Model confidence (mean pLDDT): 80 of 100. Predicted 3D model of a 72-nucleotide RNA (transfer RNA) from a Chloroflexota bacterium. NCBI's taxonomy places the organism under Bacteria, Bacillati, Chloroflexota. The RNAcentral record of the sequence draws on ENA. Rfam family: tRNA.
RNA sequence: GGUCGCGUAGCUCAAUGGUAGAGCACUCGCCUUUUAAGUGAGUGGUUCUGGGUUCGAGCCCCAGCGCGGCCA
Numbered sequence: 001g002g003u004c005g006c007g008u009a010g011c012u013c014a015a016u017g018g019u020a021g022a023g024c025a026c027u028c029g030c031c032u033u034u035u036a037a038g039u040g041a042g043u044g045g046u047u048c049u050g051g052g053u054u055c056g057a058g059c060c061c062c063a064g065c066g067c068g069g070c071c072a
Base pairs, nucleotide, nucleotide: 001071002070003069004068005067006066007065010024011023012022013021018055026042027041028040029039030038048064049063050062051061052060
């Protein structure tokens, strides 16, 4: 330099173009002499950035940025 893939909660990942979710973590309870374990509830999102298509975009299109694989 070329090509392909990925970017969503603190972490790991979901989400047919139609209300952004789960697990873990975190916070507050219950339980326990205490801790741990168990159990109930809750908090947490500019979906990498900008633009386009659309009634409507995490999803489709274009450009950029970052990371990874392959080729040179």